[in-house]
């Protein structure tokens, strides 16, 4: 330099164009002589930036950054 794959909660990942979600971690509470472990309840997002297309974008498009892969 071409290609291709991806970027979404501390962490790993999900979402037909129509209220963003799971797990795990954290916060409360229950259990327990106390820890741990289990049970319930619950908090946490500018979805990489920037335009555009829609009545309505994490999702389509168009540049740009950034990480992996293969090719040179």
């Nucleotide at each position: 330099g071409c290609a291709u794959g991806g970027g979404u909660a501390g962490c790993u990942c999900a979402a037909c164009g129509g209220u963003a979600g799971a797990g795990c971690a954290g916060u409360u509470g229950g259990c327990u002589c106390u820890u741990a472990a289990c049970c319930a309840a619950u908090u946490g997002g500018u979805u990489c930036u920037c335009g555009g297309u829609u009545c309505g974008a994490a999702u389509c498009c168009g540049a740009g950054c950034c990480c992996g892969u293969g090719c040179a």
The prediction has a mean pLDDT of 81.
A computed fold for a 72-nucleotide RNA from a Verrucomicrobiaceae bacterium, annotated as transfer RNA.
The sequence is in RNAcentral, with records from ENA.
It matches the Rfam family "tRNA". By type it is a transfer RNA.
The source organism's lineage runs through Bacteria, Pseudomonadati, Verrucomicrobiia, Verrucomicrobiales and Verrucomicrobiaceae.